Predicted 3D model of a 1495-nucleotide RNA (small-subunit ribosomal RNA) from an uncultured bacterium. The RNAcentral record of the sequence draws on ENA.
RNA sequence: UAGAGUUUGAUCCUGGCUCAGAUUGAACGCUGGCGGAAUGCUUUACACAUGCAAGUCGAACGGUAGAGGGGGCAACCCCUUGAGAGUGGCGAACGGGUGAGUAAUAUAUCGGAACGUGCCCAGUCGUGGGGGAUAACGUAGCGAAAGUUACGCUAAUACCGCAUACGAUCUAAGGAUGAAAGCGGGGGAUCGCAAGACCUCGCGCGACUGGAGCGGCCGAUAUCAGAUUAGGUAGUUGGUAGGGUAAAGGCCUACCAAGCCAACGAUCUGUAGCUGGUCUGAGAGGACGACCAGCCACACUGGAACUGAGACACGGUCCAGACUCCUACGGGAGGCAGCAGUGGGGAAUUUUGGACAAUGGGCGAAAGCCUGAUCCAGCCAUUCCGCGUGCAGGAUGAAGGCCCUCGGGUUGUAAACUGCUUUUGUACAGAACGAAAAGGUUUCUACUAAUACUAGGAGCUCAUGACGGUACUGUAAGAAUAAGCACCGGCUAACUACGUGCCAGCAGCCGCGGUAAUACGUAGGGUGCAAGCGUUGUCCGGAAUUAUUGGGCGUAAAGAGCUCGUAGGUGGUUCGUCACGUCGGAUGUGAAACUCUGGGGCUUAACCCCAGACCUGCAUUCGAUACGGGCGAGCUUGAGUAUGGUAGGGGAGUCUGGAAUUCCUGGUGUAGCGGUGGAAUGCGCAGAUAUCAGGAGGAACGCCAAUGGCGAAGGCAGGUCUCUGGGCCAAUACUGACACUGAGGAGCGAAAGUCUGGGGAGCGAACAGGAUUAGAUACCCUGGUAGUCCAGACCGUAAACGGUGGGCACUAGUUGUGGGAACCUUCCACGGUUUCUGCGACGCAGCUAACGCAUUAAGUGCCCCGCCUGGAGAGUACGAUCGCAAGAUUAAAACUCAAAGGAAUUGACGGGGCCCCGCACAAGCAGCGGAGCAUGCGGCUUAAUUCGACGCAACGCGAAGAACCUUACCAAGGCUUGACAUAUAGCGAAAAGUGGCAGAGAUGUCAUGUCCGCAAGGGCGCUAUACAGGUGGUGCAUGGUUGUCGUCAGCUCGUGUCGUGAGAUGUUGGGUUAAGUCCCGCAACGAGCGCAACCCUCGCCCUUAGUUGCCAUCAUUUAGUUGGGCACUCUAGGGGGACUGCCGGUGAUAAGCCGCGAGGAAGGUGGGGAUGACGUCAAGUCCUCAUGGCCCUUACAGGCUGGGCUACACACGUGCUACAAUGGCGGUGACAAUGGGAUGCGAAAGGGCGACCUGGAGCAAAUCUCAAAAAGCCGUCUCAGUUCGGAUUGCACUCUGCAACUCGAGUGCAUGAAGUUGGAAUCGCUAGUAAUCGCAGAUCAGCAUGCUGCGGUGAAUACGUUCCCGGGCCUUGUACACACCGCCCGUCACACCAUGGGAGUUGGUUUUACCCGAAGGCGUUUCGCCAACCGCAAGGAGGCAGGCGACCACGGUAGGGUCAGCGACUGGGGUGAAGUCGUAACAAGGUAACCGUAA
Repeated sequence: UAGAGUUUGAUCCUGGCUCAGAUUGAACGCUGGCGGAAUGCUUUACACAUGCAAGUCGAACGGUAGAGGGGGCAACCCCUUGAGAGUGGCGAACGGGUGAGUAAUAUAUCGGAACGUGCCCAGUCGUGGGGGAUAACGUAGCGAAAGUUACGCUAAUACCGCAUACGAUCUAAGGAUGAAAGCGGGGGAUCGCAAGACCUCGCGCGACUGGAGCGGCCGAUAUCAGAUUAGGUAGUUGGUAGGGUAAAGGCCUACCAAGCCAACGAUCUGUAGCUGGUCUGAGAGGACGACCAGCCACACUGGAACUGAGACACGGUCCAGACUCCUACGGGAGGCAGCAGUGGGGAAUUUUGGACAAUGGGCGAAAGCCUGAUCCAGCCAUUCCGCGUGCAGGAUGAAGGCCCUCGGGUUGUAAACUGCUUUUGUACAGAACGAAAAGGUUUCUACUAAUACUAGGAGCUCAUGACGGUACUGUAAGAAUAAGCACCGGCUAACUACGUGCCAGCAGCCGCGGUAAUACGUAGGGUGCAAGCGUUGUCCGGAAUUAUUGGGCGUAAAGAGCUCGUAGGUGGUUCGUCACGUCGGAUGUGAAACUCUGGGGCUUAACCCCAGACCUGCAUUCGAUACGGGCGAGCUUGAGUAUGGUAGGGGAGUCUGGAAUUCCUGGUGUAGCGGUGGAAUGCGCAGAUAUCAGGAGGAACGCCAAUGGCGAAGGCAGGUCUCUGGGCCAAUACUGACACUGAGGAGCGAAAGUCUGGGGAGCGAACAGGAUUAGAUACCCUGGUAGUCCAGACCGUAAACGGUGGGCACUAGUUGUGGGAACCUUCCACGGUUUCUGCGACGCAGCUAACGCAUUAAGUGCCCCGCCUGGAGAGUACGAUCGCAAGAUUAAAACUCAAAGGAAUUGACGGGGCCCCGCACAAGCAGCGGAGCAUGCGGCUUAAUUCGACGCAACGCGAAGAACCUUACCAAGGCUUGACAUAUAGCGAAAAGUGGCAGAGAUGUCAUGUCCGCAAGGGCGCUAUACAGGUGGUGCAUGGUUGUCGUCAGCUCGUGUCGUGAGAUGUUGGGUUAAGUCCCGCAACGAGCGCAACCCUCGCCCUUAGUUGCCAUCAUUUAGUUGGGCACUCUAGGGGGACUGCCGGUGAUAAGCCGCGAGGAAGGUGGGGAUGACGUCAAGUCCUCAUGGCCCUUACAGGCUGGGCUACACACGUGCUACAAUGGCGGUGACAAUGGGAUGCGAAAGGGCGACCUGGAGCAAAUCUCAAAAAGCCGUCUCAGUUCGGAUUGCACUCUGCAACUCGAGUGCAUGAAGUUGGAAUCGCUAGUAAUCGCAGAUCAGCAUGCUGCGGUGAAUACGUUCCCGGGCCUUGUACACACCGCCCGUCACACCAUGGGAGUUGGUUUUACCCGAAGGCGUUUCGCCAACCGCAAGGAGGCAGGCGACCACGGUAGGGUCAGCGACUGGGGUGAAGUCGUAACAAGGUAACCGUAA
């Protein structure tokens, strides 16, 4: 020392991305009241108009315009003052700006010796005497200008000698050389005509010594990145001599030597001013170097020197270059990176302000002058700090807004209103600090001859303010003058409505938006901050995400394939010594500012001032000596050597063996062999395969053999011999730390591959053929070349793996096995104990994300090396090294994504495994698929053919019944508070009904007809308003309900336990069952929903009750018809019965199972039904009903007539009837059960061939009725499109109904189609079942081949679980979780993006050689010129200009290196809702996958 979001169905971990914080010389958007303090071109070191930024001194000098005063007639003269220009002095090297260059000629810190120094301070000694010029000025010229020439005059503190020389310098130690300047104030005596001399004070000047401060030089340490920069360097490194400098030095020159720097990173490249510090951070660190302060560098670009104490000089000079300006074209001028300001660039950065009042600087004796340094003001919310925009009361909780469940809530005490206050602002008035030095005057002291001067002190006095009439104070009026911005899905404080509808848009990350958006836009409300708020950018933090503090490497990224070994790092034990590290004390330094602490000053704060602490550092010195280190001397335990044993596919070479394959020769022998899932290619009658004998050749070594042995790894296997490396064991002896690791380096290194020469039996890339397939450049088959083998030489990679670097030490055990040794035991053995060394299995502590590891560590520690830092791009490009090549090694970036990944969990899935079940298959029976018809769906058609349902699980389904109605659809013509509900208000006496007319009808119209109640009111109608209404949309907003997996045996919970966790356990296991049924076992123990049972029904018995049922006995009748009876049947109430209960066998002594076992009506859930767990399918249904949003409202509502839902080239589903003799037809007095019946069932009887009609008894039904059961039995037909089959059509009818045309059912007569058992495929059924036969019912006026029930007759088959389908448990793999209808790879096509190559081309930078050679200083000089000094002169010394030389900037030519831009074309890469081709990977992924290599 704070964390959070994001990979998953969920979990833990790894790991990246993102956020919350702070910061800023900022910018942009919206907004903006005041004050204080601070900051303000980060970009073009781009170009600059204009003004200002360095002058001053008359007390150094010659001199004077002008002004004032005086004199003079005037010219003119005198006095005071004195600008400008000039000579001269000092300054201009400071102050101010900028950061281009510079990775060390720099900076920081600490040291050093061979130096300089104007002004300043202290001290010593001087300051004598001369000379010659020259500006200004005058005159005369030249020039556009800048400027300049000639002649003449003049001064100095300008210049030059002479003298002197305390110091100084040189020296041959004798000596020699070398200075100066005056100016001002005052003055008693003396001198002088005067000036003055002279004296004195002050300033100045010269020589020297020392100091202070400043500066120059040298050293040590520290200071960015790149090794895809590894070698660099010739004045280079050192020496000698000389030169040069203020000074050391290759700083320069000559000669000599060959050094010097570098893996502790030289050289090269890129970037960069450095520091105090600033920001951040817990700190260590990281990033930065605005403002302020120190240092450095630069001043248009490059070069150079001059002057000077100091410069190689921002506002100086010269030259070259670029640019700009002036010009009379001949020539000239310039340098804002000073302050303002302009243009330009840019997202972006201020006034062409005031003042020297203060502080400081220059000059001056001073007054003073100058000062864009500075102090102030102006502009900008750019930053920091402070203040305000009011305070108190005030509920009818006003109005308005928004929401609403319509009740209300919220805005909200907020407002209004009442009272109060007056900061800020406005107006008026007063009013500072910053300013006392200096000056004047009085006085004291010192100096002095002096009451001059000067210096110091004291008193008095006086002047000076840019800011600015500012800060501050007072008074007045008055809530008056003053609030915005962002956000409200999570992170993250704050929610609703409307609009929009994957659109528009949002977004920091995750992600929102496809009609109910807290995520877009608006509004209301809320949250946060506030004169600001957001956004964008930067840096640090969070990030332990580069890990020193403080990470890792078995599987997540990460141990080099292995070994040897150099440098380096690390190192056993004892003694002594040193004091390098280490530790302690002291001293110096570590600038100030800043930070921190304590005080103080502005009303507070920011800000400022004072003091302290700090500055973690460096240096010097003193001390300590344990530890590390150096040196010296030892030791033996680490390491090694010797001796004796011992095991081994360790290595290299030689020789050799047998089995097998193939080939060749010969024999026997005949038609096939071979090969596969099945085939074919191939071989074979020219004799194969098979078999026997002989021969040739190459490669590999069976059994032994093992979880075993050896080796550093790769790897090593028949046998013999030779050579050779290493290990292990035992006991002694010796050496004496000789050790461990190991960057670079060296060696070894499977397979494939390369080269040369051999060899070649088998196998076998490529290749060829045959198959397979949609295709098959594959898998399978037949052949077959490189290769595989040997020798020599390369290559240097592998999933080179234990995915685990090497060494040492320590830390429970059990067990197996290889090699030794000792002891015990034994006749020999076997065996046992201990120990050393290998190779394995299990397991504790501990570790680990988990899996797992666990004395052979992945535990606990130490030492050394290698490697990692999100995925993808990519182990790729470029460069370099190696290689014959293939290629290897080293190794990026742009762009792009929010993940990629590890382990484990639960599911799901697998052309994974084990076990089990089901009419799932098999075994059977009957069908469907072919025909005709019925019915439903699709399609097509139509004005409409209403809508829904679509694999199983839509399709004789909703629909248990469309002629109208139904009806939802279409057409026509009509209605609008409505066909229907509620409420209010008003009006009315009607409305209904009946009748007439018009009309297709709805409807309209006419006539008739009038309510109840005493009242309140009620009923009815009309009008108006709210509203009604909707089979309109959304089943993906819903409730309810239903289907399905599936009547499958499963699905869960509590507590406990295990696991970091998701989760697991229980529920798994051994048996068993129809069953998670039961038993046993078990870290589980229990429980719930399911299973089963309880319920209904059928089957047996008993009992109760007998009418409408029954009739054995007794009568009776045509007749159970009537007495009678209730035994039987039957009916419908109640009970019993069946439980693996009994026996035997089996099983574990259990659960259970087996038995043509017993008994029993029934036997192993007796048959059937009802009953459907957690859940799945966004399954079906808004058209049963209910319901939220949305939509329509003279219509998408409601009413009516007609039509449609019934159409018809076609396709499909479900059925009916058939194709016939197990049948058709005819005859027939056999036998049921369930049901229905009043708008009904309808008997008898009669009519009709019949449908049916007439009729109406009886019956609200165990009574009457529908009602006839049919298959059956008897006869006939005799295999044919028929006496089968009945479609279709014609005629005539019946019934229902307002109405049978579209469009009903039925009857009779006639007609007599297809069809002769149905391809591929496919459905149902396991017993009273299939098949077959009829009956009834619901719906219904009428309409069934459909549906729901009922009974009659009544089979066949099941060996079995290999296979198909579905399901259950366990297990396994997984890259799936929308869950295999999953996931996912590559080419191609299209669009966009960045990038590599690329003929070349453009530019930068650097380098080599040569050419040119301005200015400049240096060297030299035969030319020219010249005042001072010497000399009588000639001349000399010296100087100036010129010439020449070397050096050298710019420039030029040629050639290299390197970097960058562009580039036709081209390579791969990335990204992109629905493109193409395949299906490589994930399951045994359908040929296990993967690594290296070749094709």
Notes:
The coordinates come from a structure-prediction model, not an experiment, and the mean pLDDT is 84.